[in-house]
C1' cells in the first nucleotide's frame, strides 16, 4: 500500500411517521422533530430502472374526461465515475 468492515474508537447520515413551507401542477424537495437502517445512506441523472405528467400533441365532443410524452424528479433500486474518515483479526 491492497484485500478484509470488527461486540474497537472518533465522527457522520437519517426511512416510516408528525408539524410547518408566504416551495412545486404533481412526483418530489426544504426546515424542525423522529430513528428504520447505513462504511460511502457523500457527490454526479451518463447507462438500466422507477415516480410524476404541468406545457405540448392526439382522441372524445364538453367546459368535462381519456391517452402519449421529461424538458421535472429518485444517488436510501442496480451498475458506473469521482472525492474521502477510522482501522483489528
Nucleotide at each position: 500500500a491492497u484485500c478484509g468492515g470488527a461486540u474497537a474508537a472518533a465522527g457522520g447520515c437519517a426511512a416510516a411517521c408528525c408539524a410547518g413551507g408566504g416551495g412545486g401542477a404533481a412526483a418530489u424537495c426544504c426546515u424542525g422533530g423522529g430513528a428504520c437502517g447505513c462504511g460511502a445512506a457523500a457527490c454526479u441523472a451518463c447507462g438500466g430502472g422507477c415516480c410524476u405528467a404541468a406545457a405540448g400533441c392526439c382522441c372524445u365532443a364538453u367546459c368535462a374526461g381519456g391517452g402519449c410524452c421529461a424538458u421535472g424528479g429518485c444517488a436510501g433500486c442496480c451498475a458506473a465515475g469521482c472525492c474521502g474518515c477510522c482501522g483489528a483479526a